Notes: Predicted 3D model of a 682-nucleotide part of an RNA (large-subunit ribosomal RNA, domain II) from an Actinomycetota bacterium. The RNAcentral record of the full RNA draws on ENA.

[in-house]
Context: one part of a larger RNA
RNA sequence: GCCAGCGAGUUACUCUUCAACGGCAAGGUUAAGGAAACGGAGCCGUAGCGAAAGCGAGUCUGAAUAGGGCGAUUCAGUCGUUGGAGGUAGACCCGAAACUGAGUGAUCUACCCAUGGGCAGGUUGAAGCGGGGGUAAGACCCCGUGGAGGACCGAACCGACUUAGGUUGAAAACUGAGCGGAUGACCUGUGGGUCGGAGUGAAAGGCUAAUCAAACUCAGAGAUAUCUGGUUCUCCCCGAAAUAUAUUUAGGUAUAGCGUCACGCGUUCAAUCGCGGCUGUAGAGCACUGUUUGGGCUAGGGGGCCUACCAGCUUACCGAACUCAGGCAAACUCCGAAUACCGCGAUUCCAGAGCGUGGCAGUCAGACUGCGAGGGAUAAGCUUCGUGGUCGAAAGGGAAACAGCCCAGACCGUCGGCUAAGGCCCCUAAUUCCUGUCUAAGUGGGAAACGAUGUCCGAUUGCAGAGACAACCAGGAUGUUGGCUUAGAAGCAGCCACCAUUCAAAGAGUGCGUAACAGCUCACUGGUCAAGUGGUCGGGCGCGGACAAUGUAACGGGGCUCAAGCAUGGAGCCGAAGCCACGGACUUCACGCGCAAGCGUGGAGUGGUAGGGGAGCGUUCCCAAGCCAGCGAAGCGGCGGCGUAAGCCAGUCGUGGAGGCUUGGGAAGUGAGAAUGCUGGC
Numbered sequence: 001g002c003c004a005g006c007g008a009g010u011u012a013c014u015c016u017u018c019a020a021c022g023g024c025a026a027g028g029u030u031a032a033g034g035a036a037a038c039g040g041a042g043c044c045g046u047a048g049c050g051a052a053a054g055c056g057a058g059u060c061u062g063a064a065u066a067g068g069g070c071g072a073u074u075c076a077g078u079c080g081u082u083g084g085a086g087g088u089a090g091a092c093c094c095g096a097a098a099c100u101g102a103g104u105g106a107u108c109u110a111c112c113c114a115u116g117g118g119c120a121g122g123u124u125g126a127a128g129c130g131g132g133g134g135u136a137a138g139a140c141c142c143c144g145u146g147g148a149g150g151a152c153c154g155a156a157c158c159g160a161c162u163u164a165g166g167u168u169g170a171a172a173a174c175u176g177a178g179c180g181g182a183u184g185a186c187c188u189g190u191g192g193g194u195c196g197g198a199g200u201g202a203a204a205g206g207c208u209a210a211u212c213a214a215a216c217u218c219a220g221a222g223a224u225a226u227c228u229g230g231u232u233c234u235c236c237c238c239g240a241a242a243u244a245u246a247u248u249u250a251g252g253u254a255u256a257g258c259g260u261c262a263c264g265c266g267u268u269c270a271a272u273c274g275c276g277g278c279u280g281u282a283g284a285g286c287a288c289u290g291u292u293u294g295g296g297c298u299a300g301g302g303g304g305c306c307u308a309c310c311a312g313c314u315u316a317c318c319g320a321a322c323u324c325a326g327g328c329a330a331a332c333u334c335c336g337a338a339u340a341c342c343g344c345g346a347u348u349c350c351a352g353a354g355c356g357u358g359g360c361a362g363u364c365a366g367a368c369u370g371c372g373a374g375g376g377a378u379a380a381g382c383u384u385c386g387u388g389g390u391c392g393a394a395a396g397g398g399a400a401a402c403a404g405c406c407c408a409g410a411c412c413g414u415c416g417g418c419u420a421a422g423g424c425c426c427c428u429a430a431u432u433c434c435u436g437u438c439u440a441a442g443u444g445g446g447a448a449a450c451g452a453u454g455u456c457c458g459a460u461u462g463c464a465g466a467g468a469c470a471a472c473c474a475g476g477a478u479g480u481u482g483g484c485u486u487a488g489a490a491g492c493a494g495c496c497a498c499c500a501u502u503c504a505a506a507g508a509g510u511g512c513g514u515a516a517c518a519g520c521u522c523a524c525u526g527g528u529c530a531a532g533u534g535g536u537c538g539g540g541c542g543c544g545g546a547c548a549a550u551g552u553a554a555c556g557g558g559g560c561u562c563a564a565g566c567a568u569g570g571a572g573c574c575g576a577a578g579c580c581a582c583g584g585a586c587u588u589c590a591c592g593c594g595c596a597a598g599c600g601u602g603g604a605g606u607g608g609u610a611g612g613g614g615a616g617c618g619u620u621c622c623c624a625a626g627c628c629a630g631c632g633a634a635g636c637g638g639c640g641g642c643g644u645a646a647g648c649c650a651g652u653c654g655u656g657g658a659g660g661c662u663u664g665g666g667a668a669g670u671g672a673g674a675a676u677g678c679u680g681g682c
Stems, first nucleotide, its partner, number of pairs: 001682006011089003015086010027044003033038001048055002058070004092230002095227001099220006110194009119184001121153003124149001128145006157181003161178005196212001198208003233616006243256005257363002259360007268353001270348008283335001284333002289329003293325004300318002302315004366391010396407003411584004416580003422574003425558003431571001433570002438565001444560001450544002454541010471528005477501003482496003507522001511520002585606009617671001619668010635655005640649003
């Protein structure tokens, strides 16, 4: 891992409550006990009010014959059976870490006690002692002797610093190579002692039998678990929530909201229209409150002048108020919608609309998306609200793939039809359809500010057969080198002025250039040529801006250029579980028939998680009736058949070898794929 078996809402209570059914009924019923008949203790109901004494269709409060509160004046209960829930019990099952008690452990290990054992070999050479020197005597020095040391090197022995291997190991801590101690606080044998909030500890929370921040075994014990996991057959009907409030509360719970079922009410619901009401949002505005830009006017202040003081004059300074023009505001409003909301009426709709009472729930982590807002950075697949939608609990078609986007809500069958979104060159179902533009960038098929003689369209304006624009030919002069400045300044460093003449035209000069001149060129003019040529604004489609990690990789791919791209208009087709058609099943309502079960016709309906309700299948056993079976029961295997499903079965064959089935009723150890489930097999 697979297979088989086992494996989870049970049982008790004269408990509480509700429903269905049954008995009796102003009553109902027993408990212990008893063979029974009985037994009436008790309980519920038949009357309430008051804290109570108590009173009583009333009572309490109160001084009250007042008022007010709760009652009466109308609605039957009670005892069972079954079922739905709740309570108390382990209470659907498995699961802690822990707590408490009683015991078992120091054959491992920690420390201690007693008694034994062990440490190759080599080295160093303390004290003391002897001799010599030395001294007044000493100290002291030298040479020997001596053999000290938690001394040195290094085996056994004890340890475990590094590294490699090993890591389903040879081994639940090892092996190899190196390494530390090795006469000591050394190592070790044997016997003994100390233990669970206790021991022992040269202290690491270490060790106390592969277990230690409190050992192990059994018991309390099925501890508790607002937590995780699991929870077994079928079909039919309906179908949520992820919110409010509170919470030692936030992943829990209670009540309400939303679901379902029963009973009751019977259009009360909803939509649309009409009429009436409510309001201060969007927008707008500046009349208030604030804020704000510029101008005018001007009180006041500052500077300057003047001045003994007072005053005066002035100002390229600041500037309240006032005024003109122009803005801004969630906590501004002189104004002010659309919606929404409320009331009344009418119409439509008759439905899983609405309301009330009761039984049973689940939900309290929501997600994305459109719109309106707060927070954030007018960031987030961000966060918090409001209001719709979808997902959640929704399959189908589209978006290449893609819970939350677009279309659309799957009862079943059909090798029938029509459409939606989206599509129609090939992959790939359907026009290489029609119309007239645009795009050249593979733009399409990713992106901004900004930039640009891309290109198309529109508007407007200048010049133009009295010849424009571009090109070519020619001129582009004179006073004059204007004046100043300057070393120089001659159109062209700079400053000032910018006249006049001749002209078809020519600046006291547009740009190069020179040291300064010179030279080239432009404006401007004539000629040649010949018909358009400049500017501005707006619009369409393109261009640049444009950088990422395996490999094209920013159309799903192929591939596409008067398109298979973009925009306009049009015709057709494809396309879903949508709609229609035909057949069938079920639910529900109405009507008809029927004692009923049910049948017929018509309308509407049948996606579904949590969850509520309904109806069934099957397993084991019990009771009753009826049957089958050695002429072969159950079980198993093959073939075949029936039912909407769980499932069921005639017949027959094989195997098997002794029990089994149907119908009606009853009782449950009653259904397995999941629980890192348990046991066994492989």

NCBI's taxonomy places the organism under Bacteria, Bacillati, Actinomycetota.